[in-house]
């Protein structure tokens, strides 16, 4: 230096999906108000449609998800870039958001706790800071029971083979 196999544990992802939530909430349906000026659906324009209450009906999607199956160990995530295709009642101009593939050696060994931000209906769950111990590797120093201390980072380690 090149192949090829490997290990790290509450490992990491993907799908399927019982089931909880979301909500007794959006609609709807009757009934009783209101209807003028004026309000309200991201802004502005031209339209459309809403407005307050009482009874009865009564969801969805997003996010989560046993079991089970399937890839695997930079597994993956997450910064930037980048924008298939969409939401915000239509039509135009504008703002905001979500978000397939894809790209980039920017950054993270893994996992968990706690504490903060951001998404989110939420205490669920995702993400990211930070601080902690545990853990796995490889280096240096002490010890020599295979244990301590101290740094690094996965483009790392460890086997077998090859130049």
């Nucleotide at each position: 230096u090149g192949a090829u196999a490997g290990a790290g544990g509450c490992g990491c992802g993907g799908c399927c999906g019982a089931c909880a939530u979301c909500a007794g909430u959006a609609g709807c349906u009757u009934c009783c108000g209101a209807u003028c000026u004026g309000g309200g659906a991201c802004g502005g324009u031209a339209a459309u449609c809403c407005a307050g209450g009482a009874a009865g009906c009564g969801a969805a999607a997003g996010g989560g998800g046993a079991c089970g199956c399937c890839g695997c160990c930079g597994a993956a995530g997450g910064g930037c870039c980048a924008g298939c295709g969409g939401u915000c009642u239509u039509g135009c101009c504008g703002g905001a958001c979500c978000a397939a593939a894809g790209g980039u050696a920017c950054c993270u060994g893994g996992g968990c706790a706690a504490a903060g931000g951001g998404a989110g209906a939420a205490u669920a769950u995702c993400u990211u800071u930070u601080u902690g111990a545990c853990u796995g590797u490889c280096g240096c120093g002490g010890a020599u029971a295979u244990c301590c201390g101290c740094g690094g980072a996965g483009a790392g380690c460890u086997g077998u083979c090859g130049u």
Model confidence (mean pLDDT): 80 of 100. Predicted 3D model of a 163-nucleotide RNA (Lysine riboswitch aptamer) from a sheep gut metagenome. Of the family's consensus pairs, 100% are formed in the model.